The RNA shown here (Guanidine-I riboswitch aptamer) has 97 nucleotides and comes from Oceanobacillus sp. CFH 90083.
The source organism's lineage runs through Bacteria, Bacillati, Bacilli, Caryophanales and Oceanobacillus.
[in-house]
């Protein structure tokens, strides 16, 4: 200086807050306030799990399917979204090695 499968979605989990249930307090039937409340919806990882497809390489085959390989990842501050926040997004970014 340059190149990328360092793929993609789903469920999850570490995490996270507080619309919405519940909870607690007030208040008194209209509610109101509390996440300095264990949860239940909920949001959720590049550097977490697992699973489907996927793509490269090999093998096999006339081909098509199938089988095996892929597994490096220190990291702020600031902004943003959602009802909020966050290991979400910016971002495998700046910067460090």
């Nucleotide at each position: 200086u340059g190149a990328a499968a360092u793929g993609u979605u789903u469920u999850c989990u570490a995490g996270g807050g507080u619309u919405c249930c519940g909870c607690a307090a007030c208040a008194a039937u209209g509610g109101u306030u509390g996440g300095u409340c264990u949860g239940g919806u909920c949001c959720g990882a590049g550097a977490g799990a697992a699973a489907a497809c996927u793509c490269a390489c090999a093998g096999c085959u006339u081909a098509a399917c199938c089988u095996g390989u892929g597994c490096c990842a220190c990291g702020g501050a600031a902004g943003g979204a959602u009802a909020a926040a966050a290991g979400c997004c910016u971002g495998g970014g700046a910067g460090a090695u």
It was read from a public genome assembly, where an Rfam model found it. Of the family's consensus pairs, 100% are formed in the model.